[in-house]
């Protein structure tokens, strides 16, 4: 120094987010999703299904999952 849960406004189909409050934690809990893996989300789409709905699917999303990378405190 960041700031979990959770609350209040809002954007978002949703996953999730941003902003104020709040601290659980955490030398990198700093960026980086156009390096890699891995989750989460289904709105479009494609299949079923008389239908209610089911099921694949990421261009959506998670960097407080991992590896990585670039910058940083300490010894």
């Nucleotide at each position: 120094g960041c700031a979990a849960a959770c609350c209040a406004u809002g954007g978002g189909a949703a996953a999730c987010u941003a902003u104020g409050g709040g601290a659980c934690g955490c030398a990198a809990a700093g960026c980086c999703a156009c390096g890699g893996g891995g989750g989460c989300u289904a709105a479009g789409g494609c299949g079923c299904g008389c239908a209610g709905g089911c099921g694949c699917u990421a261009u959506g999303c998670c960097a407080g999952c991992c590896c990585g990378g670039c910058c940083g405190c300490c010894g």
Predicted 3D model of a 75-nucleotide RNA (c-di-GMP-I riboswitch aptamer) from a mouse gut metagenome. It matches the Rfam family "c-di-GMP-I riboswitch aptamer". Its family is annotated with cyclic-di-GMP binding in the Gene Ontology. Rfam's curators write: GEMM was predicted in a large-scale screen for bacterial structured RNA regulatory elements.